[in-house]
RNA sequence: GAGCAUGUAGCUCAGCUGGAAGAGCGAUAGCCUCCUAAGCUAUAGGCCGAGGGUUCGAAUCCCUCCAUGCUCG
Numbered sequence: 001g002a003g004c005a006u007g008u009a010g011c012u013c014a015g016c017u018g019g020a021a022g023a024g025c026g027a028u029a030g031c032c033u034c035c036u037a038a039g040c041u042a043u044a045g046g047c048c049g050a051g052g053g054u055u056c057g058a059a060u061c062c063c064u065c066c067a068u069g070c071u072c073g
Stems, first nucleotide, its partner, number of pairs: 001072007010025004019056001027043005049065005
């Protein structure tokens, strides 16, 4: 330098052909318990890497960048 893949909650990831953003773990609060842990319940937490475009509507399609990984030279 070229190609491919990935980028979504604090962490690990799902989101199938464009139409209400989710799970597990973790956090916080409550219940339970002599206390802690475990268990149960609830709550909070994301403008989906950045910027543009297409569309009535974009995490999803297109373009350009950025970051990380792999391959080739």